[in-house]
Context: one part of a larger RNA
RNA sequence: CUGGGCGUAAAGGGUCCGUAGGCGUUUUGCUAAGUUGAUUGUUAAAUCCAUCGGCUCAACCGAUGACCUGCAAUCAAAACUGGCAGAAUAGAGUUCGAGAGGGGAAAGUAGAAUUCCUGGUGUAGCGGUGACAUGCGUAGAUAUCAGGAGGAAUACCGAUGGCGAAGGCAGCUUUCUGGCUCGAUACUGACGCUGAGGGACGAAAGCGUGGGGAGCGAACAGGAUUAGAUACCCUGGUAGUCCACGCCGUAAACGAUGAGUACUUGAUGUCGGGGGAUUCGACCCCUUCGGUGUCGUAGCUAACGCGAUAAGUACUCCGCCUGGGGACUACGACCGCAAGGUUGAAACUC
Numbered sequence: 001c002u003g004g005g006c007g008u009a010a011a012g013g014g015u016c017c018g019u020a021g022g023c024g025u026u027u028u029g030c031u032a033a034g035u036u037g038a039u040u041g042u043u044a045a046a047u048c049c050a051u052c053g054g055c056u057c058a059a060c061c062g063a064u065g066a067c068c069u070g071c072a073a074u075c076a077a078a079a080c081u082g083g084c085a086g087a088a089u090a091g092a093g094u095u096c097g098a099g100a101g102g103g104g105a106a107a108g109u110a111g112a113a114u115u116c117c118u119g120g121u122g123u124a125g126c127g128g129u130g131a132c133a134u135g136c137g138u139a140g141a142u143a144u145c146a147g148g149a150g151g152a153a154u155a156c157c158g159a160u161g162g163c164g165a166a167g168g169c170a171g172c173u174u175u176c177u178g179g180c181u182c183g184a185u186a187c188u189g190a191c192g193c194u195g196a197g198g199g200a201c202g203a204a205a206g207c208g209u210g211g212g213g214a215g216c217g218a219a220c221a222g223g224a225u226u227a228g229a230u231a232c233c234c235u236g237g238u239a240g241u242c243c244a245c246g247c248c249g250u251a252a253a254c255g256a257u258g259a260g261u262a263c264u265u266g267a268u269g270u271c272g273g274g275g276g277a278u279u280c281g282a283c284c285c286c287u288u289c290g291g292u293g294u295c296g297u298a299g300c301u302a303a304c305g306c307g308a309u310a311a312g313u314a315c316u317c318c319g320c321c322u323g324g325g326g327a328c329u330a331c332g333a334c335c336g337c338a339a340g341g342u343u344g345a346a347a348c349u350c
Base pairs, nucleotide, nucleotide: 003322004321005320006319007304008303012318014201015200016199017198021194022193023192025088026087027086028085029084030083031082033081034080035077036076037075038074039073040072041071042070049065050064051063052062053061054060091191092188093187094186095184096183097182098181099180103177104176105175106174107173108172109171110154115149116148117147118146119145120144121143125136126135162169163168206247207246208245209244210243211242215241216240220236221235222234223233258317259316260315261314262313263312266295267294268293269292270291271290272289273288274287275286276285299306300305323350324349325348332343333342334341335340
C1' cells in the first nucleotide's frame, strides 16, 4: 500500500461553522482532458518461453520466432466522467400566513424556606447518634410570636413532556434576539453534501482581578467508631459554590452508536401543526407532515440486542483502530499565569 473493522471485544473527533480537497439532480448542443479502439515508432543485448541445431547425453552454447502487458505520435468513437454554452425544477434557498417552546442575553420583581439581628412570651434543657460525645444553653438557649437584614435556589404545575449543535436550559414580568414546525402560492435556479488544516462554542473543578457570602462544604480542628481509622457517622469550618470581566479546554462531554441522502411489512403511546368526517362545542374517528418513546416483521449481530430515530439495504465525505503492559508516559514542539492540555514514541516484558 492492500485488507478487515469502530453500541458492549482496539476503534466515532465534545459540538457546530467553514477553507482547500473529495463527491454531487434532469436535459440539449459543442469539445475530446480522462475513457475505448486501430496503426506506426520505441521498448539494448543477455535472461524467460516455443521450435530447430552443436558439444556421445545433460548442464552449457548457437539460430529463428514469440514476449517485453510501458511510453509517445497519428487517426477514429462520443456512452460515461470532466470542460464550455444554453434550458429545466424534483435537491437547496427566498417570500407570505399561522404555531409551539425551561433556546440565548439584559433589567426588574414575587412568595415559601434556611441563617443571623432586635423585641415579646417562656424555662431547663437543646442538638445529635446504632448508642455516645464534642457543640449550644441560666450572660436565658431550644420552642413560639412580631419586626428587620442578607444570600442562594425556584416546591406544586412536572411528564416516559418541551427547546437547543453540543455543553446545557425551569418562579413571574418586560426589552432585545437565534433557531424550528405546519400550510400556501409565487420567485431564485444545483446556489448542494461532507469537511484535512482553521475558527467559534464547550459541564464540573481549577486559576487571575474586584465584589459577595445565607445554606452547603474539599482542606483543617474536635468528638465518636476501631486493633489502628490520616475514613465511613457527629459537631464546627476555610477555599469554593454566587456576580462581573478574563483564562483554562477537559468529562462515563454516553445513545459508550460521526454527518448527509435514498430505499425497506407493522402495532401502540405522546408533543406541535394541517386536512376530512361528525357535532352546538369539546372529546372520539380517518388521514397527512415534523419531533419524541415502547414493542416488534424481514434483515443484521459472536451474543446481548438493533429493528423507518437501524446496529437493515446502498452511496458520498470526514475521524479513528491494528495484542496486553510500559503509556492518557518520556523527549521535542505548540498552547497556558499556573494547574496542566494537545500531539505522542522506544527500550524492556508477557
About this RNA: A computed fold for a 350-nucleotide part of an RNA from an uncultured bacterium, annotated as small-subunit ribosomal RNA, central domain. Rfam family: Bacterial small subunit ribosomal RNA. Its mean pLDDT, the model's own confidence on a scale to 100, is 88.